RNAcentral holds the sequence, with entries from ENA. The RNA shown here (transfer RNA) has 72 nucleotides and comes from Candidatus Curtissbacteria bacterium RBG_13_40_7. Rfam family: tRNA. Rfam classes the family as a transfer RNA.
RNA sequence: GAGCCCAUAGCUCAGCGGCAGAGCGUUCGUAUCACACACGAAAGGCCGAUGGUUCAAAUCCAUCUGGGCUCA
Numbered sequence: 001g002a003g004c005c006c007a008u009a010g011c012u013c014a015g016c017g018g019c020a021g022a023g024c025g026u027u028c029g030u031a032u033c034a035c036a037c038a039c040g041a042a043a044g045g046c047c048g049a050u051g052g053u054u055c056a057a058a059u060c061c062a063u064c065u066g067g068g069c070u071c072a
Stems, first nucleotide, its partner, number of pairs: 001071007010024004018055001026042005048064005
């Protein structure tokens, strides 16, 4: 220098253009003498950034940023 892949909750990841989700974790409650387990509930995201397409974008397109792999 060139190509490809990834970026979504604290962590690991889902998510065919039409409401942002799961597991684990955290907090509260039930239960227990107490803790753990179990059960129930809640908080926590403006989806890496900026533009574009569209009635509508996490999703499609372009550029950029960060990370990974390959080639030279």